[in-house]
RNA sequence: GAAGCAGACCAGAUGAUCGCUGUUCACCGUAGCCUUUGGCGAUGGUGGAGGGAGGAAAGUCCGGGCUCCACAGGGCAUGGUGCUGGAUAACGUCCAGCGGGGGCAACCCCAGGGAAAGUGCCACAGAGAGAAGUCCGCCCGCCAAUUCCAAAGCUUAAGGGGCUUGCCCCCCGAAGCCUUGGCGAAGGGGGGUAAGGGUGAAAGGGUGAGGUAAGAGCUCACCGGGUCCGGCGGCGACGCCGGAUGCCAGGUAAACCCCACCAGGAGCAAGACCAAAUAGGGAAGCGCCAAGGACGGCCCGUCCGUGCUUCCGGGUUGGUUGCUUGAGGGUGCCGGCAACGGUACUCCUAGAUGAAUGAUCAUCGCCCGCCUCCGGGUAACCGGUGGCGGGAACAGAACCCGGCUUACGGGCUGCUUCGGCC
Numbered sequence: 001g002a003a004g005c006a007g008a009c010c011a012g013a014u015g016a017u018c019g020c021u022g023u024u025c026a027c028c029g030u031a032g033c034c035u036u037u038g039g040c041g042a043u044g045g046u047g048g049a050g051g052g053a054g055g056a057a058a059g060u061c062c063g064g065g066c067u068c069c070a071c072a073g074g075g076c077a078u079g080g081u082g083c084u085g086g087a088u089a090a091c092g093u094c095c096a097g098c099g100g101g102g103g104c105a106a107c108c109c110c111a112g113g114g115a116a117a118g119u120g121c122c123a124c125a126g127a128g129a130g131a132a133g134u135c136c137g138c139c140c141g142c143c144a145a146u147u148c149c150a151a152a153g154c155u156u157a158a159g160g161g162g163c164u165u166g167c168c169c170c171c172c173g174a175a176g177c178c179u180u181g182g183c184g185a186a187g188g189g190g191g192g193u194a195a196g197g198g199u200g201a202a203a204g205g206g207u208g209a210g211g212u213a214a215g216a217g218c219u220c221a222c223c224g225g226g227u228c229c230g231g232c233g234g235c236g237a238c239g240c241c242g243g244a245u246g247c248c249a250g251g252u253a254a255a256c257c258c259c260a261c262c263a264g265g266a267g268c269a270a271g272a273c274c275a276a277a278u279a280g281g282g283a284a285g286c287g288c289c290a291a292g293g294a295c296g297g298c299c300c301g302u303c304c305g306u307g308c309u310u311c312c313g314g315g316u317u318g319g320u321u322g323c324u325u326g327a328g329g330g331u332g333c334c335g336g337c338a339a340c341g342g343u344a345c346u347c348c349u350a351g352a353u354g355a356a357u358g359a360u361c362a363u364c365g366c367c368c369g370c371c372u373c374c375g376g377g378u379a380a381c382c383g384g385u386g387g388c389g390g391g392a393a394c395a396g397a398a399c400c401c402g403g404c405u406u407a408c409g410g411g412c413u414g415c416u417u418c419g420g421c422c
Base pairs, nucleotide, nucleotide: 001418002417003416004415005414006413007412009410010409012364013363014362015361016360017359018358020052021051023049024048025047026046027045028044032040033039034038054394058405059404061403062402063401064400065399066267067266068265069264078263079262080261081260082259083097084096085095086094087093098112099110100109101108102107113258114257118256119255120252121251122250135197136196137193138192139191140190142188143187148182149181150180151179153177154176155175159172160171161170162169163166205223206222207221208220209219210218224248225247226245227244228243229242230241231240232239233238271321272320273319274318281312282311283310284309285308286307287306288305292304293303294302295301328347329346330345331344332343333342334341335340366391367390368389369388370387371386373384374383375382376381
C1' cells in the first nucleotide's frame, strides 16, 4: 500500500431573514358570568421567553407493558418453538459454551428432536430416485441357419494305377449329395450378477485379498460410520479411552406428519368522560270537535293510534382524556468471563391528529480529485500549507418499551493475509 475481519462512534456547527407546531407569561378582547361608571373572561388576536425526530423514527416480523372483552377443570383444532447452561418483564432476542459447516487466516454461519410409525416429493438426464434398478458389460444353461472340422455311404470329372487290355472290370481321386457327430463369432430366448461402464446433485461405506461360473460384507485384513456395554472428565450439551457387534438399505420434516414444550381474543381507531342541530326511542301531563282499529251484544272503560309541552336515556359529528417520568438516560463503585444485576450521585429530552419539527443566504468544519509549496524518512511512502473544482447518504415520531430484519454516508481503533521498498 491492497484485500479483508471485528468493535465502538458521528450523522454537521454558528449567525441572519422568513415560516410551522406545542408550552408558558404579559396585554387586548368576543360569547358568557358577576356584587354592573366596573370586574372576571372559554375560544381568539398581538408581543416576549423557551421546547421541537432517528440510528434506523422504516418493515410491522417476534416479545412485553397498558386497556377492554371472555374465562370451573380438562380436551380438540390452530399457530409457534425445538443442542446445553445462563440473562431477562418476556422473547423466535442476548451472553457463554457444545456439536456441525465455511475461510490460508483474523473470524464467520447453523430452525441444531425424529427419515427404522406412516404418507408424499426428488426437475433434466437415466433402465432404475428406492427394502430400487439389468441400458451396456460379465457369467451359466437352451435354441441354432450358413460356414468350418471329422467319419461313413452314394455318384464320380480330369487324371493316375492294376489286370485277363476291356467304348469292360477293380482301386485311388478334387468336388458334389446325403447322414451322423463336434466347434460355434454374430443372433434369439431364459437365468445369475450391483464388481466395471454410462446417467445424475444423489445409484446399496472405502482400499486390497480370498472366494466364485461371473460377482457380491459372501468371507477376511485395515480404514470410516452406526449401535450396545464399561471407565474417566464436565452442572450439562458433550468429549476422551477401552471392549463387543458386518449392523452399513439414498436424500428431503422453514413437505404432511410424529414427539416434547409454549400460547384465551382484540387492540390507543384499545378504553374513559363531556356533549350540538336534526331524526328516531321511552315516560309524564294536557288535548282528540269528528272519525279510526282491538276487547265487548251495547255503554262505560282500557289499549293502540294521533297533536303539543316538559323530562329521561342512547347514538352520529365535535371536544377532552388516555399522552408521555419510563422494565428511562449518564457517570462512578461493587458482583459476574459475559449478557446482565446491585448501589450512590445526577439529568428531564417532541406529543402533532390530514398530521408541525422547514426554506434561503453567509462563514466555518468534513470528504474526494487536480495543481502548488513545506516538513519527516535510506526508501516505498506519510503528514501539512495554499488555490481551483465537485460532493454530503438512508430516511420523518403517531400509546410506550425490549429485540430482529432491511436501507444507508463517513471517519476511528485493534487484528489477519498478501505485496512493495530499505
Predicted 3D model of a 422-nucleotide RNA (Bacterial RNase P class A) from Geomonas subterranea. It matches the Rfam family "Bacterial RNase P class A". Rfam describes the family as follows. Ribonuclease P (RNase P) is a ubiquitous endoribonuclease, found in archaea, bacteria and eukarya as well as chloroplasts and mitochondria. The same sequence occurs in records of 2 taxa. Lineage of the source: Bacteria > Thermodesulfobacteriota > Desulfuromonadia > Geobacterales > Geomonas. The gene name in the source record is rnpB.